[in-house]
């Protein structure tokens, strides 16, 4: 230098046009004498940028980052 894939709560994975969920993990309460465990609620996330559309995490383009293949 080229092709492909990915980039989503702290972590680790769904979801792929119509207000982004699950698990764990913080915080908060409540059973317990106390810890461990159980319940029960709460903040917390689409890598950036632009175009498309009535609406963009999605679809499209450029950029940054990973990775994996060719040179």
């Nucleotide at each position: 230098g080229g092709g492909c894939c990915c980039g989503u709560a702290g972590u680790a994975c769904a979801c792929c046009g119509g207000u982004a969920g699950u698990a764990u993990g913080c915080c908060u309460c409540c059973a317990u004498g106390g810890c461990a465990u159980g319940g029960a609620g709460a903040a917390g996330a689409a890598a950036g940028g632009g175009g498309u559309u009535c609406g963009a995490u999605u679809c499209c383009c450029c950029u940054c980052g990973g990775g994996u293949c060719c040179a």
This is a predicted structure of a 71-nucleotide RNA (transfer RNA) from a Patescibacteria group bacterium. Lineage of the source: Bacteria > Bacteria candidate phyla. Its Rfam family is "tRNA". By type it is a transfer RNA. The RNAcentral record of the sequence draws on ENA.